Bacterial RNase P class A from Aquimarina sp. RZ0, 313 nucleotides, folded computationally. Taxonomically the source falls in Aquimarina (Bacteria, Bacteroidota, Flavobacteriia, Flavobacteriales). The model forms 98% of the base pairs in the Rfam consensus. Its mean pLDDT, the model's own confidence on a scale to 100, is 75. A source record names the gene rnpB.
RNA sequence: CAAGCAGAUCACCUUAUCGCUGUCUUGAUCUAUAUCAGGAGAGAGGAAAGUCCGGACACCAUAGCUCAGUAUAGCGGGUAAUGCCCGUCCAUUGCAAAAUGAGGACAAGUGCAACAGAAAGUAUGUACAGGUAAGGCUGUAGUGAAACCAGGUAAACUCUAUACGGUGCAACGUCAUGUAUACUAACUUUUGAGGGUUGAGCGCCCAACGUUAGAGGGUAGACGGUUUGAUUUUGAUAGUAAUGUCAAAACUAGAUAAAUGAUAAGGAUCCACUUUUAUGGUUACAGAAUCCGGCUUAUGAUCUGCUUUUUUA
Numbered sequence: 001c002a003a004g005c006a007g008a009u010c011a012c013c014u015u016a017u018c019g020c021u022g023u024c025u026u027g028a029u030c031u032a033u034a035u036c037a038g039g040a041g042a043g044a045g046g047a048a049a050g051u052c053c054g055g056a057c058a059c060c061a062u063a064g065c066u067c068a069g070u071a072u073a074g075c076g077g078g079u080a081a082u083g084c085c086c087g088u089c090c091a092u093u094g095c096a097a098a099a100u101g102a103g104g105a106c107a108a109g110u111g112c113a114a115c116a117g118a119a120a121g122u123a124u125g126u127a128c129a130g131g132u133a134a135g136g137c138u139g140u141a142g143u144g145a146a147a148c149c150a151g152g153u154a155a156a157c158u159c160u161a162u163a164c165g166g167u168g169c170a171a172c173g174u175c176a177u178g179u180a181u182a183c184u185a186a187c188u189u190u191u192g193a194g195g196g197u198u199g200a201g202c203g204c205c206c207a208a209c210g211u212u213a214g215a216g217g218g219u220a221g222a223c224g225g226u227u228u229g230a231u232u233u234u235g236a237u238a239g240u241a242a243u244g245u246c247a248a249a250a251c252u253a254g255a256u257a258a259a260u261g262a263u264a265a266g267g268a269u270c271c272a273c274u275u276u277u278a279u280g281g282u283u284a285c286a287g288a289a290u291c292c293g294g295c296u297u298a299u300g301a302u303c304u305g306c307u308u309u310u311u312u313a
Stems, first nucleotide, its partner, number of pairs: 002308009012267007020043002023040007045285001049296002052294005057168004064202004069164005074088005089103001090101004104159002109157002111153002126141005172224004183214005194206004231250008268283001270281003
């Protein structure tokens, strides 16, 4: 110099003007806490994406047992929890730094293995050697990945161990408005029809002006849920680490068909060219919708550590 491996940071910046959303505050109008004006502060990510996992929360609901089913799989630790993370053993790949692992059990059972070969599981031909009363009784050779009453294979069926209720913020709760306390049919009324409980069964619960089905009618508006959290930052401390403990500081969108922007100037990264001045271009992937922790995928720039080949000093 080149090629790689692992990790970290940022996600264009500053100023000015105008505009949008929400919170707090001041004033005015006013039948309303509705409108207008002023001030202060805040306003889309590292993945917000995928919807692949795990939960918080809400309801079923006071909610159990069995079977089926699904998922995980060396050992130890972390976490609210996990199919996640850390450490370590083994295996595979790579020259290496490293990466990946569907990593329990084949004497519980059932399967599978082309071609070649005499033959692929209680099978066994030929040649040579040994041995016997006799005998493929013993050994070697040939084919093949495998020819030992075998070995291989369980992202083959299966077995073992462990775990698992469902639906999801369009969950759900409160208030208001309005209609039809009506019609038809079936079943049933505590000896329970029907419904609920992922699938099935048992059990349990609701249920009498009952339940289900049909036909028909009304409404679909407002408020809450809604962001103070398994939160973030800094320091100390325990630990190989993941992570935990203690102390201090901070409050950082909350929209509801959806706001988080536009313009101007200057600066910064990168690329091209060049006398490394100047000039021109460029700045990615992409946008919250209940929230959090992971994994996977897309992507621009910079930095740090490590490995290897060649060359030069």